Model confidence (mean pLDDT): 81 of 100. Transfer RNA from a Bacteroidales bacterium, 72 nucleotides, folded computationally. The organism belongs to Bacteroidales, within Bacteria. The same sequence occurs in records of 2 taxa. It matches the Rfam family "tRNA". The family's RNA type in Rfam is transfer RNA.
[in-house]
């Protein structure tokens, strides 16, 4: 340098173009306890970025950024 693949809370992951982006974990706050674990309930936290196709993008399509692989 060319090719190919990936990109979603801190971490892990699901999501046939039709939604308020589901769910596990860690953090927080309550319940429970004499305290503390273990249990329950509740919160908070999101699609790497900018543009384009659509009546609708986490999806599809450009370019940019980051990561993994292969190629002389």
């Nucleotide at each position: 340098g060319c090719c190919u693949c990936c990109g979603u809370a801190g971490u892990c992951u699901a999501a046939u173009g039709g939604a308020u982006a589901g769910g596990a974990u860690u953090u927080c706050a309550g319940a429970u306890u004499c305290c503390g674990g273990u249990u329950c309930u509740g919160a908070c936290g999101g699609u790497u970025g900018c543009a384009g196709u659509u009546c609708g993008a986490a999806u599809c399509u450009g370019c940019a950024c980051g990561g993994a692989g292969g190629u002389a």